[in-house]
RNA sequence: CUCCGUACAAGGUAAACCCAUUGCGAGAUGGGGGCACAAAGCCGACGGGUCCCUCCGGGACGGCCGGGCUGCCGGA
Numbered sequence: 001c002u003c004c005g006u007a008c009a010a011g012g013u014a015a016a017c018c019c020a021u022u023g024c025g026a027g028a029u030g031g032g033g034g035c036a037c038a039a040a041g042c043c044g045a046c047g048g049g050u051c052c053c054u055c056c057g058g059g060a061c062g063g064c065c066g067g068g069c070u071g072c073c074g075g076a
Stems, first nucleotide, its partner, number of pairs: 002076004012037002017032006035063001041069003046066003049061005
C1' cells in the first nucleotide's frame, strides 16, 4: 500500500417502543431503551429511490441502494 472481517483489545453508534419538546406533515432534538451495525462516521449543493406538504414549487430520510471523502483494531 492492497484485500479481508473468522477470532482479540480499547472503545463507538443506536431500530422498534415509551416520555418530553418541536414541525401542517414526512420528520427532528433530548432522556430512557437496544434490534442491529466494521464505517450505522460525514456528504441530501453527486445519482437513483421512498415519503410529506399549502404540489410549475418546497421539504424529509445517510439505519433504502449506489457514489464521494475520512477512519479504529485484527488477519493475509
A computed fold for a 76-nucleotide RNA from a Nitrospirota bacterium, annotated as c-di-GMP-I riboswitch aptamer. The coordinates come from a structure-prediction model, not an experiment, and the mean pLDDT is 82. The sequence is in RNAcentral, with records from Ribocentre. It matches the Rfam family "c-di-GMP-I riboswitch aptamer". Rfam links the family to the GO term cyclic-di-GMP binding.